[in-house]
RNA sequence: GACGAAAAAGGCAAACCAGGUGAAAGCCUGGGACGCAAAGCCUCCGGUCUAAGGUGAAAGCUAUUGAUAGCGGGGCUGCCGAGU
Numbered sequence: 001g002a003c004g005a006a007a008a009a010g011g012c013a014a015a016c017c018a019g020g021u022g023a024a025a026g027c028c029u030g031g032g033a034c035g036c037a038a039a040g041c042c043u044c045c046g047g048u049c050u051a052a053g054g055u056g057a058a059a060g061c062u063a064u065u066g067a068u069a070g071c072g073g074g075g076c077u078g079c080c081g082a083g084u
Stems, first nucleotide, its partner, number of pairs: 002084001003081002011036002016031006034070001040076003044073003047068003053062003
């Protein structure tokens, strides 16, 4: 350095519920734990989601708005150390 133990210490926190926020997706705080060895950080690439505005009789369509790092890739950083 790779790797990731039926190891130890510590960490994070899905669904769901309450409050807040947003057009929405979602996000934030508290509760709560499905899971996670980067589930720490960054939208650079791909994917997915989002329709306020526009259009339309409506259904719908449309991303220029955003979201997702717990969708994958990539970048940066990091705790522990049984075996190989």